[in-house]
RNA sequence: UCCUUAUCAAGAGAGGUGGAGGGGCCCGGCCCAGUGAAACCCGGCAACCUGUUUUUUCAAGGUGCUAAAUCCGGCGGAUUAUCCGAAAGAUGAGGU
Numbered sequence: 001u002c003c004u005u006a007u008c009a010a011g012a013g014a015g016g017u018g019g020a021g022g023g024g025c026c027c028g029g030c031c032c033a034g035u036g037a038a039a040c041c042c043g044g045c046a047a048c049c050u051g052u053u054u055u056u057u058c059a060a061g062g063u064g065c066u067a068a069a070u071c072c073g074g075c076g077g078a079u080u081a082u083c084c085g086a087a088a089g090a091u092g093a094g095g096u
Base pairs, nucleotide, nucleotide: 002095003094004093005092006091007090008089013042015041016040017039021032022031023030026074027073028072029071043066044065045064047063048062049061050059051058070088075085076084077083078082
């Protein structure tokens, strides 16, 4: 890189450095941002694995996460202001 599988409407800062962008790709929206974006550090959360427990929990070791439903729509279906499903994506675990 690729394959399989589970989950994705919960949770998490008035901090430090930094200095202009960001919200996955493409498009259309709509948002966030010098009352400081991305990134890094610290802090925090607890999804999966691990450990633990009276299997209720607890811990925070490994990844991860830390604005808005995966921000919403784009493809299909339906009882069509909406709902359902898929596709794609993200994360964990196993494999190649």